The prediction has a mean pLDDT of 79. Predicted 3D model of a 98-nucleotide RNA (THF (Tetrahydrofolate) riboswitch aptamer).
RNA sequence: UGCAAAGUAGAUGGAUAUGCGUUAAGUGUCCGGUGAACGGGGAGUUGUCACCGGAACGAAAAGCACAGCUUGCGGUAUAUCCUUCGCAUCCCGUUGCU
Numbered sequence: 001u002g003c004a005a006a007g008u009a010g011a012u013g014g015a016u017a018u019g020c021g022u023u024a025a026g027u028g029u030c031c032g033g034u035g036a037a038c039g040g041g042g043a044g045u046u047g048u049c050a051c052c053g054g055a056a057c058g059a060a061a062a063g064c065a066c067a068g069c070u071u072g073c074g075g076u077a078u079a080u081c082c083u084u085c086g087c088a089u090c091c092c093g094u095u096g097c098u
Stems, first nucleotide, its partner, number of pairs: 002097004010085002013082007020074003029055008040092004061071004
């Protein structure tokens, strides 16, 4: 000098547990605003996420011994485990070979 590799946050899917809703919140979609995170270091998007406001859409209940319970249902929340994927991109660094 050149080539190759490693590693994060996190994301998809599944299982389990505990909740919430089923008197419809939540999830999902769209618009606006604010903020955050993004391999070890720096930068960082038109990508990601969270929160706030707004808009349109919209659901699975049943049973019983009925202050409620059970079984379901919800693109439901959180935690744990497993699976698959994994820095948008740029610069530097690390490891191996040369």